Annotation: This is a predicted structure of a 76-nucleotide RNA (transfer RNA) from a Fimbriimonadia bacterium. It was read from a public genome assembly.
RNA sequence: GGCGGUGUAGCUCAGUGGUCAGAGCAUCCGGUUCAUACCCGGGGGGUCGGCGGUUCAAAUCCGCCCGCCGCUACCA
Numbered sequence: 001g002g003c004g005g006u007g008u009a010g011c012u013c014a015g016u017g018g019u020c021a022g023a024g025c026a027u028c029c030g031g032u033u034c035a036u037a038c039c040c041g042g043g044g045g046g047u048c049g050g051c052g053g054u055u056c057a058a059a060u061c062c063g064c065c066c067g068c069c070g071c072u073a074c075c076a
Stems, first nucleotide, its partner, number of pairs: 001072007010025004018056001027043005049065005
């Protein structure tokens, strides 16, 4: 350099065109307990990597760019 995969909450991931974007864990508050843990209830937390395009409508489709991972070629 070429090809492929991937980027969504603090972490691991789901959601592959259609109303307000979700789960588990973590975190915070409350309940329970003499107390802690477990357990139960609730809250906060998101420019969906960036820009542009298509569409009535984009996390989702298309183009370019960026980060990460893998395969491969060339130079030395």
Source information
Rfam family: tRNA. Rfam classes the family as a transfer RNA.